[in-house]
């Protein structure tokens, strides 16, 4: 340098344009136990990488940027 892919709670992710953004893992709190784990039941944590655009309506669908991979040269 040219071209694919990915960025989504503190971790790993789901989410094919319709408005509560879900799951598990950890995290805090009850309840179980003398006690601690296991187990239940709840509750906090995302302004969906960053600006702009299309749309009545964008995590989604175009650019442009910044970051991770990764294929060529």
């Nucleotide at each position: 340098g040219u071209c694919c892919u990915g960025u989504u709670g503190g971790a790993u992710u789901a989410g094919u344009g319709g408005u509560u953004a879900g799951a598990u893992c950890a995290c805090c709190a009850g309840c179980u136990u003398u006690a601690c784990a296991c187990g239940c039941u709840g509750g906090g944590a995302g302004u969906c990488g960053a600006c702009g655009g299309u749309u009545c309506g964008a995590u989604c669908c175009c650019g442009u940027c910044a970051c991770a991979g990764g294929a060529c040269a």
Transfer RNA from Emiliania huxleyi CCMP1516, 73 nucleotides, folded computationally. Its mean pLDDT, the model's own confidence on a scale to 100, is 81. The source organism's lineage runs through Eukaryota, Haptista, Haptophyta, Noelaerhabdaceae and Emiliania huxleyi.